The prediction has a mean pLDDT of 85. Predicted 3D model of a 112-nucleotide RNA (FMN riboswitch aptamer (RFN element)).
């Protein structure tokens, strides 16, 4: 410094204020958050992680203006999505999970 192969460290946020009710952070009103890589900066584009399945494989959700060489990524407007269990119906509480992970970073070796 291409690749290799060991090590190691990091690597997912949110219920706050009414109301009903015997009882809801689970149901109405109003709030509230967005993994990782790619690409003009992205929860909603492409892929991957997570999550289901013995396994092939399965797996949410964006519209319109506007500036630009270029954005479904910005900026303005209105929208829309969110795994299993568990309990008064959960994205935000508790549990599997002091786990699991795309991935990002270091370190010394080898190797050209």
């Nucleotide at each position: 410094u291409a690749g290799a192969a060991u090590c190691u460290u990091c690597g997912g946020g949110g219920c706050g204020g009414g109301g009903u009710g015997a009882a809801a952070u689970u149901c109405c009103c109003c709030a509230c958050c967005g993994g990782c890589a790619g690409u003009a900066u992205a929860g909603u584009c492409u892929g991957c992680g997570a999550g289901c399945g013995u396994g092939a494989g399965c797996u949410g959700a964006c519209g319109c203006g506007g500036u630009g060489a270029a954005a479904u990524u910005c900026c303005g407007c209105g929208a829309c999505c969110g795994a299993c269990g568990g309990u008064a119906u959960a994205g935000u509480c508790c549990g599997g999970a002091u786990g699991g992970g795309a991935g990002a970073g270091g370190a010394g070796u080898u190797g050209g």
Source information
It was read from a public genome assembly, where an Rfam model found it.